[in-house]
The RNA shown here (c-di-AMP riboswitch aptamer (ydaO/yuaA leader)) has 133 nucleotides and comes from a Solirubrobacterales bacterium. It matches the Rfam family "c-di-AMP riboswitch aptamer (ydaO/yuaA leader)". Its family is annotated with regulation of gene expression and cyclic-di-AMP binding in the Gene Ontology. Rfam describes the family as follows. This family represents a conserved RNA structure found upstream of the ydaO and yuaA genes in Bacillus subtilis and related genes in other bacteria.
RNA sequence: CGCCGAGUCGGUUCGUGAGCGAACCGAUCGGGGGACCCACGGCGGCCACGACGGCCGCGGGGGCGAAUGGCGGUCCGGAUGGCCGCCUAGCGCCGCUUCAGCGGCGCGAGCCCGUCAGCUGACCUCGUAGGCG
Numbered sequence: 001c002g003c004c005g006a007g008u009c010g011g012u013u014c015g016u017g018a019g020c021g022a023a024c025c026g027a028u029c030g031g032g033g034g035a036c037c038c039a040c041g042g043c044g045g046c047c048a049c050g051a052c053g054g055c056c057g058c059g060g061g062g063g064c065g066a067a068u069g070g071c072g073g074u075c076c077g078g079a080u081g082g083c084c085g086c087c088u089a090g091c092g093c094c095g096c097u098u099c100a101g102c103g104g105c106g107c108g109a110g111c112c113c114g115u116c117a118g119c120u121g122a123c124c125u126c127g128u129a130g131g132c133g
Base pairs, nucleotide, nucleotide: 001133002132003131004130008027009026010025011024012023013022014021015020029127030126031125032124033123038118042058043057044056045055046054047053060116061113062112063111064110069087070086071085072084073083074082075081090107091106092105093104094103095102096101
């Protein structure tokens, strides 16, 4: 200087000669929770029954992010799992450019909540990192 990403800026105090660092406050940007209305409301058993329904067990479910889904191989007692390969929804960068497109190179992870959360005004609350060339 450039790239991914919300991840930047200002102030006060302290530590410093300065640079810079730490704590705190605020702004900014980003995320989560949260009414009416709307949407949704599984399987089995028992109870009750005119109707609404109640209880127990099973199955879980959700968030950040582009990072989803498929096929094949392999490991294992086994797979919903691990590993490997190829593709893929989707995402990023560069170049060309008739600005609609074309070409090229990559990513297509990981983490968290803990039986719980649809949407959602007021309101409540969290983050403002990290990584790469």
The coordinates come from a structure-prediction model, not an experiment, and the mean pLDDT is 83.